The RNA shown here (Bacterial RNase P class A) has 449 nucleotides and comes from a Nitrospiria bacterium. The prediction has a mean pLDDT of 76. A source record names the gene rnpB. NCBI's taxonomy places the organism under Bacteria, Pseudomonadati, Nitrospirota, Nitrospiria.
RNA sequence: UGAUGCGGGUCAGGCGAUCGCGCCCCGCGGAAACGCAGGGUGAGGAAAGUCCGAACUCCAUAGGGCAGGAUGCUGGGUAACGCCCAGGCCUCGCGAGGGGACGGAAAGUGCCACAGAGAACAGACCGCCGACGGUGAGGGCGAGGCGGCCAGGGAGCUCCGGCCGUCUCUACCUCAAACGGGCAAGGGUGAAACGGUGAGGUAAGAGCUCACCGCCCCGCCGGUGACGGCGGGGGCACGGCAAACCCCAUCCGGAGCAAGACCAAAUAGGUUCCGCCUGUCCGCUUCGGCGGACGGAGGGCGGCUCGCCUGAAUUUCCCGCAUUUUGGGAAGGGCGGAACGGGUUGGUUGCUUGAGGCCCCGAGUAAUCGGGGUCCCAGAGAAAUGGUCGCCACCCCGGCGGAGCGAUCCAAUGGGGCACAGAAUUCGGCUUAUGAACCGCAUCAGUGC
Repeated sequence: UGAUGCGGGUCAGGCGAUCGCGCCCCGCGGAAACGCAGGGUGAGGAAAGUCCGAACUCCAUAGGGCAGGAUGCUGGGUAACGCCCAGGCCUCGCGAGGGGACGGAAAGUGCCACAGAGAACAGACCGCCGACGGUGAGGGCGAGGCGGCCAGGGAGCUCCGGCCGUCUCUACCUCAAACGGGCAAGGGUGAAACGGUGAGGUAAGAGCUCACCGCCCCGCCGGUGACGGCGGGGGCACGGCAAACCCCAUCCGGAGCAAGACCAAAUAGGUUCCGCCUGUCCGCUUCGGCGGACGGAGGGCGGCUCGCCUGAAUUUCCCGCAUUUUGGGAAGGGCGGAACGGGUUGGUUGCUUGAGGCCCCGAGUAAUCGGGGUCCCAGAGAAAUGGUCGCCACCCCGGCGGAGCGAUCCAAUGGGGCACAGAAUUCGGCUUAUGAACCGCAUCAGUGC
């Protein structure tokens, strides 16, 4: 100088003018509705997605289990978490660093597309192999058949013998060929081919043997632990998938501020069912009734075994007995309760002081925690926090012109742009969207000293 990696907080344009908005406080006018004037305050880093975790509230709930769901290396942090920090292992990158759904596949079940010979107690397409069985060719010890010739036994015939030719079988040797067979080194297929590399060995090969690596088992050492290191033993037994079922461990009741509480309003008329009461006496009477007293279900209050206050209907009929008294029942009525159905939908509260913000000190590698000081920062109702103009700032385009040998740099007038987005009970996270200017640490490459 160039190219990168990681982390950190900051701002979310500024000023002025003007027109507006929500909430709160106060003043004046007004009977009120309301009007006028003043002051204070008024979005975010994500307020978003509503994906996790909680607080709070109500409902449910003896305890335990099943089902279902979530999470899943280790240690720590936290109110809690699926979040954060640190570490281990695997993996990607030359590196700084990045990524990991990272328990169990020798509990069981299941799956492994296409291609390929073969995809799990595998397989032989190309290929390699002449050691083995068989085949062919040549040689060949030996044996046999046929023909011819020769010699001898007196001749002929027969037999025996010798030589030559030819055919067959064949111990054995050599060569050829992959039919049977052996092999899995190499090629090829695939995401994956039943340990890898090298040497020995072999007909060729193969953990067949050996060395190293890997794997499994055992021991020792280090570490809180995940895990790591070292040593010894074993020729290797154990493919992958659990984001397939499943197994193991841990956790989990539901609904949500339209939660919930109080007040007001409403609870009419209706249907069904249940409980209690519907009693006694007096006066008047035109004998039809009228009036009154006590009782009285229920309700309210209090100092609640009790007391006080209030108080509806209080009618008609039937049956038994029958002179009356009296007992029972039904209908109607009154009061109360339950269910159905119907009606009501306004106000207050919950509500913003909170696992709160900022600063300092301390503990800790860190996440985070402890102590001290200081501050109060939207709480409205489907719901306000905005619009216009001017100047400036920032970014982009453009380039009058200027500097320099050059690469290149500076740069006027002008034009354009300035994001994502909108609190609704409240917090802690994650994820997603998005403009700008910076700071710190680290890495690689080139060059100079």